[in-house]
Context: one part of a larger RNA
Molecule: large-subunit ribosomal RNA, domain IV
Organism: Planctomycetota bacterium
This record gives sequence, structure tokens and C1' cells, in this order.
RNA sequence: CCCUUGCAAAGGAACUCGGCAAUUUAGCUCCGUAACUUCGGGAUAAGGAGCGCCCUUGACGGUGAGUCGAACAGACAAAGCCGCUGGGGGCCGCAGUGAAAGGGGCCAGGCGACUGUUUACUAAAAACACAGGUCUCUGCAAACUCGCAAGAGGACGUAUAGAGACUGACACGUGCCCGAUGCUGGAAGGUUAAGGGGACGGGUUAGCCGCAAGGCGAAGCUCGGAACUGAAGCCCCAGUGAAUGGCGGCCGUAACUAUGACGGUCCUAAGGUAGCGAAAUUCCUUGUCGGGUAAGUUCCGACCCGCACGAAUCGUGUAACGACUUGGUCAGUGUCUCUGCAAGGGGCUCG
Repeated sequence: CCCUUGCAAAGGAACUCGGCAAUUUAGCUCCGUAACUUCGGGAUAAGGAGCGCCCUUGACGGUGAGUCGAACAGACAAAGCCGCUGGGGGCCGCAGUGAAAGGGGCCAGGCGACUGUUUACUAAAAACACAGGUCUCUGCAAACUCGCAAGAGGACGUAUAGAGACUGACACGUGCCCGAUGCUGGAAGGUUAAGGGGACGGGUUAGCCGCAAGGCGAAGCUCGGAACUGAAGCCCCAGUGAAUGGCGGCCGUAACUAUGACGGUCCUAAGGUAGCGAAAUUCCUUGUCGGGUAAGUUCCGACCCGCACGAAUCGUGUAACGACUUGGUCAGUGUCUCUGCAAGGGGCUCG
């Protein structure tokens, strides 16, 4: 010097990214206990007091020897023992849940309702799940899934069922846009495959013509092939948002100024409603104001100029809950001022 422990004057978070770590608290009985609340909770809230041993004396509960009696009926009597609990008196120590085991508390935000689940070996969370909500599909040989198939699961179930998707208790809500994309429905028209169809054309040549070169050329075989016909799909027409998604700009205007209820204009499928808002979202930004501090880039409450919130990729609240996260506070502390001492184990020296 390092590790693991123990103790510490005065101060008490001044430490630090941050009270990280370590303290504090702790059991039982009694008293007492706020906001808020889904009336269950919150709650061991908070905050207090007592606790050992000896003597004595009560109450209550259990058991119950014994006595009378013919009796195992019944009656009387209550000792002892056990449990629980109260009153009075006394004793000792620094200390009585004398060791051990054994909540620190409170206030206010964020997120997630909750108990649960998870990255076996750096993440336990605000992530996943969840009950609840909604939409879509599915009439049973179901939809859907596995399999080449047979077959199987779904299900020995039957729409109060099963599958898929999103949301995620509860409360109050969930606005506008169907132009695009998707899905559903429609079928008049356009487009459209194989197939059907076979106009027409080519090859071959029995034959015919020709002195020859060569030409013409039926049937058959064969190659190509127009019109016409021909489904879904697409185009098209509608519907549909708890489907994928989207939800404007410029200019002017009120008798100080400022602001703009109001007007004009351009564009759009429609121009963001309620609620919330410098937010897990705010760049400018340590926005501005208020609170808390002597002093506060964090925090809480407001404002709204929302760079770039917003309604089941849900919006806003919310009691309870959380090894979550942010800020504050009381208590108590070697975290610190500022270190010291002690114990054990290393290091170091000798061997």
C1' cells in the first nucleotide's frame, strides 16, 4: 500500500453524474394515523409509549381430584394444573424484543393499470404478457396451420365457437379526409391467355404443259396463320379508417399600441376537432413568469410562439401497485471536511 471487517471528536451530503456505498429503522402490545380513493384501500401511513426479574392479588376460559347418592342419573363443592389477561409492591444493570433473526420514513412528477414474463453468460425496463375493447375472416369435410400425399391439428369444438390483426384495467372520449394504397362489392364497356376457329399463304408431288430449261399443280401429308370466340385480373363504378395512411399557404382588418373575432385569395381528398402541450416529443432554449434554494441548465405549477403533440402505431385523467425513473425533504450516517486507530488476510523482508 491492497482486500475484508470494527470504531470514531465536531460538523452532517459540504461527497458525487447521482446519497453510489454504508448507516438509520426493525419484533410484540397499546395509543394514534392525512391527502386521495375504484370505498377494497392508502396503513405497519405518519407519530408516540411500554417490554427484564421477584413478591402479592384479581378476572375470564379449559380441565377437574373430591363429597352426597342404589346409580354410568342428578346435585354440591371447588383444590390442583393449563391458557390468557389486569391491579399493587419491590429489585438490578449503561443497557430488559439485553444475543440472533428483524421495514428507514415522507412529499411531488414521468411511464406502465395491477400479480406476472424477458436478452441462460454486460440490458428486468417505460420492453413482452395481461383481463378488458374493437375490426376482419369462418356455416363445419369451417376458416386457418402442418404435410408431396394419405392424413393430422383446429375439435371429439360449432359463431356466447375458432382463427388473424390492432389496442391494452378503470373513467371520460375517440373528430375531418375514400384523392392515393389495401380490402369488400359491382358488372355495362375497354384490355386480356391457353383453347376453339380456320380465311389465306408456304413445302412436297400423281398428273398436265413444254424439244429443253422450266412452269402449272389435285388429293394426302405437312408448316405458318387473319377475322371471330374466349375467364379471372387490370382499367372502370361504388363502399370501407379501432384498414395502410393524410389532416395547408398568402394578404388585409377593431377609435393609442398590440392582437385579430372578421374579410379576401390560392391550393387540397380533407386541411388537426376534444384534450394535452418547452412534454420520454421544444431546434432556437438555461424560452418567459411563479414556486422551492443564500445561490436551481435539473424539478414542480403556469403560459402557448406545438422547429416537429393529438385521439385504439389510441388522446386525456386515474386510486392501488413498481429491485423502473426524476426532483425535494426529515431522520441517521466516515460519502465528505480529513483522516485516524484497531482486527484478520495479502503485499514486503529473512528463510